[in-house]
């Protein structure tokens, strides 16, 4: 300089003008209104894919189903999240994907082929009958066909042919001994070592879960006929049963009229933000110091315009660069109870590594 | 704003426990039969010469995905 990988940062800035939405102070009996002051979207505010925290239901209890995660350790309010380190594969590499059990037990493996998991025998090989061909009948799984896969792989040795039948090296299973907190890894013995694949089928193991959400749920306000059918010892826990509470003549559901077509709390100070010290490989954790920074409800957070600065395009020139002129008119996209995280869209810049060539 | 379900030819709308994708029926297209046209009967009907591609997309399990896992787009429906 090319061509990757991993990570971090910002989300153009100023000025004017002319409007929105919140709080505060003045003016004014009050409301309205006027005036001044401050605040006024995001890394994903999205997807709604997970986890709390809030409320309600019983203070969220036992059981059994349903879900759900899934190498170990450790963080965290919790998580499928995130650290860190373990093994398996990819990649020359930087790194980047993946993760309990098939030897507990079922179910499945279409078609091809002998034979798809109890093995089994089409061609071929080898032996006996048979004068031969050809057939029967018995050994065999080395070869050859099929198929996504074929019953440990390859060499010798043995053999009628041939096979872990024997033996070396790789694989594998079991033991044990050292290291590590553990996944795990070294090394030694000892077994000729029937026992594929699929658990994002069922199912075993371990661990976890009540349900419903801020349109939760609570007061005002307005309006009503308790009007029809229905379930009953019933209603309240949105899978069941038990326990629990609540009612005892009342209560639930459907449907069908009225009223509002509303205010108002909840709501924004919080696992909260920025600097810093200290423990830890990190993830986080302790602590001092400062800070207050949207709160709408048909839904505000804006438009116009100038300057820079950045982007495309064409000139030109003294050509790793610089200037002129035109163009767009700014990349994804808009808070709706919060908050961690994950996906998923997207512009730029920076900073660490790697591989490859060539110069010093 | 919280929470369900769905997407297969042109159009509705099948495929059961994963195994040859498109049964069936509506349209359309050629024929036939009428002078003609309806109706009726036959036949064909996703795409490409073909090898193959095709079940909103785009990944992953698996030999093999319209069905199973995950991320997206769109579309319908409940709730004060």
């Nucleotide at each position: 300089a090319a061509a990757g990988u991993g990570g971090a940062u910002c989300a153009a800035g100023c000025g004017a003008u002319c409007g929105c939405c919140c709080u505060c102070c003045g003016c004014c009996u009050c409301a309205a209104g006027c005036g001044g002051a401050g605040g006024g979207a995001g890394g994903a505010a999205a997807g709604u894919c997970c986890g709390g925290a809030c409320u309600c239901c019983a203070c969220a209890g036992g059981a059994c189903a349903a879900g759900g995660u899934g190498g170990c350790c450790g963080c965290u309010a919790a998580u499928g999240g995130c650290g860190g380190c373990c093994c398996c594969g990819a990649g020359u590499g930087a790194u980047c994907g993946g993760g309990g059990g098939a030897a507990a037990g079922u179910a499945c493996c279409a078609c091809a082929g002998a034979a798809a998991a109890c093995a089994u025998a089409c061609c071929g090989c080898c032996c006996a009958u048979u004068u031969u061909u050809u057939a029967u009948g018995g050994g065999u799984a080395a070869g050859g066909u099929u198929g996504a896969a074929a019953a440990g792989g390859c060499g010798a040795g043995g053999u009628a042919a041939g096979a872990g039948c024997u033996c070396a090296c790789c694989g594998g299973u079991c033991c044990g001994u050292c290291a590590g907190u553990a996944a795990u890894g070294a090394c030694g013995g000892a077994c000729g070592c029937u026992u594929g694949g699929c658990a994002a089928a069922c199912c075993c193991c371990a661990c976890c879960c009540g349900g419903a959400g801020c349109a939760a749920g609570a007061c005002c306000a307005a309006a009503u006929a308790g009007g029809a059918g229905g379930g009953u010892u019933g209603g309240g826990u949105g899978g069941u049963c038990c326990g629990c509470c609540c009612a005892u003549a009342a209560c639930c559901c459907u449907c069908g009229g009225g009223u509002a077509a509303g205010g108002u709390c909840g709501c924004u100070c919080g696992a909260c933000c920025c600097c810093g010290u200290g423990a830890g490989c990190a993830a986080u954790c302790a602590u001092g110091g400062g800070g207050c920074a949207a709160g709408a409800u048909g839904a505000a957070u804006g438009a116009u315009c100038g300057c820079u600065a950045g982007g495309g395009u064409u000139c030109c020139u003294c050509u790793u660069a610089g200037g002129a002129a035109c163009c767009a008119a700014u990349a994804c996209a808009g808070a709706a109870u919060c908050c961690g995280g994950c996906u998923u869209a997207c512009g730029a810049u920076c900073c660490a590594c790697u591989u490859u060539a060539g110069c010093c | 704003g919280c929470g369900a379900g769905a997407g297969u030819g042109g159009c509705g709308g099948a495929a059961c426990u994963g195994g040859c994708a498109g049964a069936c029926g509506c349209g359309c297209u050629g024929g036939a039969c009428u002078u003609a046209g309806g109706a009726u009967c036959c036949a064909g009907u996703g795409g490409g010469c073909a090898a193959c591609c095709g079940u909103g997309g785009g990944g992953g399990u698996u030999c093999g995905a319209g069905u199973c896992c995950c991320c997206c787009c769109u579309c319908u429906c409940g709730c004060a």